[in-house]
Molecule: small-subunit ribosomal RNA
Organism: metagenome
RNA sequence: GAUUCUGGCUCAGAACGAAUGUUGGCGGCGUGGAUUAGGCAUGCAAGUCGAACGAGAUUUCGCGGGACCGCAAGGUUUCGCGGAUGAAAGUCGCGAAAGGGUGAGGAACACGUGGGCAAUCCAUCUCCAAGACGGGGAUAACCCGCCGAAAGGCGGGCUAAUACCCGGUACGGUUGCGCUGUCGCAUGAUGAUGCAACCAAAGGCGGGGAUCUGCUGCAAGGCGGACCUGUCGCUUGAUGAGGAGCCCGCGUCCUAUCAGCUUGUUGGUGAGGUAACGGCUUACCAAGGCUAUGACGGGUAGCUGGUCUGAGAGGAUGGUCAGCCACACUGGGACUGAGACACUGCCCAGACUCCUACGGGAGGCUGCAGUCGAGGAUCUUUUGCAAUGCGCGCAAGCGUGACAAUGCGACGCCGCGUGGAGGAUGAAGGCCUUCGGGUUGUAAACUCCUGUCGUCCGGGAGCAAAGGCGUUGGGAUGAAUACUCCCAGCGCGUGAGAGUACUGGAAAAGGAAGUCACGGCUAACUCUGUGCCAGCAGCCGCGGUAAUUCAGAGGUGGCAAACGUUGUUCGGAUUUACUGGGCGUAAAGGGUGCGUAGGUGGUUCUGCAUGUCGAGUGUGAAAUCUCACUGCUUAACGGUGAAACGGCAUUCGAAACUGCGGGGCUAGAGUACCGGAGAGGAGAGCGGAAUUCUCGGUGUAGCGGUGAAAUGCGCAGAUAUCGAGAGGAACACCGGUGGCGAAGGCGGCUCUCUGGACGGAUACUGACACUGAGGCACGAAAGCUGGGGGAGCAAACAGGAUUAGAUACCCUGGUAGUCCCAGCCGUAAACGGUGUACACUUGGUGUGGGAGGAAUUGACCCCUCCCGUGCUGGAGCUAACGCGUUAAGUGUACCGCCUGGGGAGUACGGUCGCAAGGCUAAAACUCAAAGAAAUUGACGGGGGCCCGCACAAGCGGAGGAGCAUGUGGCUCAAUUCGAUGCAACGCGAAGAACCUUACCAGGGCUUGACAUGCAGCUGCAAGUCCCGUGAAAGCGGGAUGCCUUCGAGGGUGCUGCACAGGUGCUGCAUGGCUGUCGUCAGUUCGUGCCGUGAGGUGUUGGGUUAAGUCCCACAACGAACGCAACCCCUGUGUUUAGUUGCCACCGCGGUGAUGAAUCGCGAGCACUCUAAACAGACCGCCUGUGAUAAGCAGGAGGAAGGUGGGGAUGACGUCAAGUCAGUAUGGCCUUUAUGUCCUGGGCUGCACACGUGCUACAAUGGUCGGUACAGAAGGAUGCAAGACCGCGAGGUGGAGCAAAUCCCUAAAACCGGCCCCAGUUCAGAUUGAAGUCUGCAAUUCGACUUCAUGAAGCCGGAUUCGCUAGUAAUGGCGCAUCAGCUACGGCGCCGUGAAUACGUUCCCGGGCCUUGUACACACCGCCCGUCACGUCAUGAAAACCAUCUGCACACGAAGUCGCUGUACCAAUCCUGAUUACUCGGGAAGGAAGGCGCCGACUGUGUGGGUGGCGAUUGGGACGAAG
Repeated sequence: GAUUCUGGCUCAGAACGAAUGUUGGCGGCGUGGAUUAGGCAUGCAAGUCGAACGAGAUUUCGCGGGACCGCAAGGUUUCGCGGAUGAAAGUCGCGAAAGGGUGAGGAACACGUGGGCAAUCCAUCUCCAAGACGGGGAUAACCCGCCGAAAGGCGGGCUAAUACCCGGUACGGUUGCGCUGUCGCAUGAUGAUGCAACCAAAGGCGGGGAUCUGCUGCAAGGCGGACCUGUCGCUUGAUGAGGAGCCCGCGUCCUAUCAGCUUGUUGGUGAGGUAACGGCUUACCAAGGCUAUGACGGGUAGCUGGUCUGAGAGGAUGGUCAGCCACACUGGGACUGAGACACUGCCCAGACUCCUACGGGAGGCUGCAGUCGAGGAUCUUUUGCAAUGCGCGCAAGCGUGACAAUGCGACGCCGCGUGGAGGAUGAAGGCCUUCGGGUUGUAAACUCCUGUCGUCCGGGAGCAAAGGCGUUGGGAUGAAUACUCCCAGCGCGUGAGAGUACUGGAAAAGGAAGUCACGGCUAACUCUGUGCCAGCAGCCGCGGUAAUUCAGAGGUGGCAAACGUUGUUCGGAUUUACUGGGCGUAAAGGGUGCGUAGGUGGUUCUGCAUGUCGAGUGUGAAAUCUCACUGCUUAACGGUGAAACGGCAUUCGAAACUGCGGGGCUAGAGUACCGGAGAGGAGAGCGGAAUUCUCGGUGUAGCGGUGAAAUGCGCAGAUAUCGAGAGGAACACCGGUGGCGAAGGCGGCUCUCUGGACGGAUACUGACACUGAGGCACGAAAGCUGGGGGAGCAAACAGGAUUAGAUACCCUGGUAGUCCCAGCCGUAAACGGUGUACACUUGGUGUGGGAGGAAUUGACCCCUCCCGUGCUGGAGCUAACGCGUUAAGUGUACCGCCUGGGGAGUACGGUCGCAAGGCUAAAACUCAAAGAAAUUGACGGGGGCCCGCACAAGCGGAGGAGCAUGUGGCUCAAUUCGAUGCAACGCGAAGAACCUUACCAGGGCUUGACAUGCAGCUGCAAGUCCCGUGAAAGCGGGAUGCCUUCGAGGGUGCUGCACAGGUGCUGCAUGGCUGUCGUCAGUUCGUGCCGUGAGGUGUUGGGUUAAGUCCCACAACGAACGCAACCCCUGUGUUUAGUUGCCACCGCGGUGAUGAAUCGCGAGCACUCUAAACAGACCGCCUGUGAUAAGCAGGAGGAAGGUGGGGAUGACGUCAAGUCAGUAUGGCCUUUAUGUCCUGGGCUGCACACGUGCUACAAUGGUCGGUACAGAAGGAUGCAAGACCGCGAGGUGGAGCAAAUCCCUAAAACCGGCCCCAGUUCAGAUUGAAGUCUGCAAUUCGACUUCAUGAAGCCGGAUUCGCUAGUAAUGGCGCAUCAGCUACGGCGCCGUGAAUACGUUCCCGGGCCUUGUACACACCGCCCGUCACGUCAUGAAAACCAUCUGCACACGAAGUCGCUGUACCAAUCCUGAUUACUCGGGAAGGAAGGCGCCGACUGUGUGGGUGGCGAUUGGGACGAAG
């Protein structure tokens, strides 16, 4: 890297009271202050009733009178009477407790659900029964006066009622007592009946006509009353409906880092209180009550129907609508009332705001609008009571910010539109391009058509019906043809929205499209710009010059009046697992046992029926959801119905299972008996070996220790050795994956005490069992306290070593400790990393204990059974590894534990501990991983096997010297560029004086030194020659000068346009080529098989080889690229062919002596050679060995023997290896210059460093002389012979040769002379002089020659290189490049010609197998900690601040209750006075005030909780290359 698993993070979906960015045509239906229960200006939001009542402004009518004006009619005005109207206010009644708002508080019978009240209440409404008699005294309004700024108040006087009070009556009701029936789960309930006490009332408005009557009037008459009747009320009782109250079962968030809470607390009795039960309150008595099934405390929260999501189970949520609750500036309190402890009532306290004359007052938008503030954020100070509903009223009606409508907001859902058809030169433009084209794209233009929405002009609904009034008819009531009520018909009349919905017509494609994305997930790709910058990013991740991830553009994809983003919820997430997870190694089994609560529990019979099952009934509000039908043109939305509401309660039934009660059983469990095994535990005693020490003897110089040493001990006698003694600790051998124990753990021997397990055979008990939260006990080592002990060992410490250092490893010492007693600690990789118990499920083989069988001399062997302990392995399980009757298999029961990594087993709190510390146990923050198993590689100072001049064994070198050459560095105008570990450095360069040349300086040219095309112009050119200037290039000028078909063409010049050109950049954009690992033996594929998979197998194994070469085996069988072979050279032979090669034999000729010999010619091709073909070598033969194989060893034969030697040949790949400067080439850059020409310079520069070489240092040498023997090359601007000149380099000259013909052709060696170990007769650098050659030109800067000069150097430190045979070493020769040369380099050739290899331990490199791995950019990897710097969150901390709260005390408002209560008070009673009106006194009752209990706010003191800040400090996380 890839894989499987575990595991977290992230995304795609749906939703929203949303917000925000860009954009925005219309309509319908919904919806809109989620934050500050923050503060509020202004208007409105609860009134109504005149048919309860008094009074009555105003207006108006009638009659009468007065005044004025007028001739009059009449007008104006005023007064009186009567009628109508009835404002504002008041008394009374009803309402105001509903409707509307909000969610602060509240974890509670608040809510939900189901029950109960035999423990209750109820105005209005329904129905029923009965009644409504007789009296009385006040008081508002009003008038007068007074106080006050105001709000408001006080006093006096008059008055009414359906206001208030008294009496009577009592069908009835309540209470008490007596008697009695029925019923109920208890208290008890409900009836009948007798007695006693107590308890009512109100009238209003209509109608009637006999009779009676009052007032008024002369009368007529008018207005009343009695009487009858209707209606609305009134009283008592009963009933229903609906509402309210109380009680109970069940359900209802987080936290145990809140474990104990409680004194009216729990219960009882008496009393009080309430509509009612109740410690609700009080006195007394008792001491209870709640709690791990979570009390008490803390935090958070309105609950529900529902809503969102989801397959479901669940999870989240409670906005709009509906039910319930709570609240109304904050806290407390009561009054009134049927109902409140009262949103727009009252009292008190507090905060805040406002008014004020400073004395005092007023207020409460969490009603509808609206405003400020805070906030990311949420609307009109609209219209109307037309509808629906509510209050009041007989009714008309009035009121209603409930409600109905409207406005604003794309906030949501739904619908519609922005046009349709045709239309190819595929227009223009844009974009891309391989320049051909492609795409935008039928898209547009253009032609024809349509008319939704919008615009304009017209028409124009439904929501309206009831009540009411009038009238007609019928009915009820009633004495009634009256009144009143009911029903039906007709008529009158009522619309905010609104001239709206809808609809007819007109015109014209005309007014109407955006937004996000386009690397993967995820649908959609290119160009340009940018260059780890700017930026993007949900996660992974993009951006460092070719960005499909940035920005812009074109194109494309998605959705669409919207589209993105953000936030939140569910989903995906089986990632809290009920459905539906896990714990050997991934996170996770408690260290172990005993045992409480709890959970679970053998078999049989029987009863019960709280679980369970069946059936019925009630309930589960409506809305919502689902289905069907249906209404708005459709849909959203709405209507009707059904289903559903998974639940709860109740009745009846069943009795298998569970449970409960009872009776049995023995298979679970236990007890008794017998037996053996065992380091099981505790105590006491004993033993030997060894170490150390002490004493004594022997004995002498060392001992000890280590990798090597040293410290240390020792001549004062050690070590060694012998004897005696002391003391402590531990128990060799036996000893064993043997035994025992719950675990920790237990090991010499004996005794005493003691626990457990096992085997055997019977008897007994009769489910007595399993597990086990808390709890209790045990619990290695270290550590702690006290006391002992202390031989050895040994933290700390000291010294010596090692090391860069060495607070270590090693050594010498050494204290706690280790040991014992007593007491703490309570943790370990306390591990089988595997909780306990039971059951079931193939085997094999050991071992410990026991029993039995058979057979024996035998307890041996063998067979069977039980218990324990191991190995191996089947099914099955597992991600795999592995487990596998001792399960990690299959099941049951119970307990413990886990939920990403880090922070952290940490902080804080609690608790335990003497301390050390243990147990319990977070969060902020941070990362996108952390992890398990297995796979392939790579790596290892892991292992095994093997190879290589890898080491070793040798030979010769390098590193020291001088010179040559390359590189670095330095220098310079330039010292052109590249190559840089091996694999750059005598490399590109097979050859830099100019040229080359790319560099530098200077001088020139600009279509260009070079190519192609187009257009125009000029001339007949071009070329050649000459002149001037100049360093040259160039510039300027002159002369000469062509063919022709006469168009002008070829060629050429000039001008201009395209373009040329670039050794400019990028080898990290590339092709090609090359280096390297490495001529190492490897690298793969097809099919099959194995594995969930990566992958494995094959390619491993046993042998063998140079080789994955071959053989055998084998789930592999085959195959490919490599290896080998095929190719070339060379070594042997044969054949063929003989010129320029050869000359043996033969012939001829010359020289010589007719010799030997030699030269030439002929003939010839034998030999050599040349160059073609073939043969030969294959472990083929033999022996041995080996598995009989492959092969190996030896031998024969052979020129050659085990790939004969050498070369060419380089697998899959690695190194972003090298090369843009060899060529090619994308992109970028340049264009009077980065192009091009020229002159000169540079690449050769020199304090220095390195690489590669040459020459040496000498005697195996030097020098002089003599004398041999090659191969392979090259040769025409060439090689050049003989000859001559020069000491020489060389020169003159030129035979021959385009070559087996001619030219060039060796040196070392060998023979002889000299030198005699020295800076030399070694070595040759350097320098001087004179020359030669090449070349236009040798100054920078050539080579060579001669003479002279004669430096360093006497064999080279650490280290390092090459080589295994014709090799190393050594000697010369040739060639390419090239005018010449720096060549001592490179490539070849031949001559002479060794030494050594025991061997594979080690170094280096490589191959195969195996092992470990936290590496995979692969050990040049990964990675840990401190320190320094920055940022962030957090703990501690003296102190400070805020808030909540407990306890104690103080103060004590309003108010209820209780007591008291005067100089207070109309009604009723008693009494006195008075003719009477009336007045006085007393009683009852009321009541101001006072006192008491309780009591809010507040204050004081003292605790506790939470939060903030905090000098300083602790650790943590993250950051760039420190």